[in-house]
């Protein structure tokens, strides 16, 4: 860049000591111990893996359920809200995250 998601799941120890929640503006977490590393566990089901069912133009490909071994995410708050357009609302766009290419 592209293209799909982003209202929902899920934490504990050690080790670290003052920050973090992308970035402005709030609002918040946080010495009852932050971030960031470790180990271990969970969550999810994007890719992947095996089954199962239905279709098909049948080396196979689409669809729908499963499962979690392995590759990635990821475990406060809707992406924590707002920022822009709309009407102050819903809803969109714009960052941004992740996954696949």
């Nucleotide at each position: 860049c592209u293209u799909a998601u982003c209202g929902a799941g899920a934490g504990u120890g050690g080790u670290g000591g003052a920050g973090g929640g992308a970035a402005c503006g709030g609002c918040c977490c946080u010495g009852u111990g932050a971030a960031g590393c470790c180990a271990c566990g969970a969550c999810a089901a994007c890719c992947u893996c095996u089954c199962c069912c239905g279709g098909u133009c049948c080396u196979g490909c689409c669809g729908g359920g499963g499962a979690a071994a392995g590759g990635u995410g990821c475990c406060a708050a809707u992406u924590c809200c707002g920022a822009c357009g709309g009407a102050u609302g819903a809803c969109g766009a714009g960052a941004g995250a992740u996954a696949a290419g």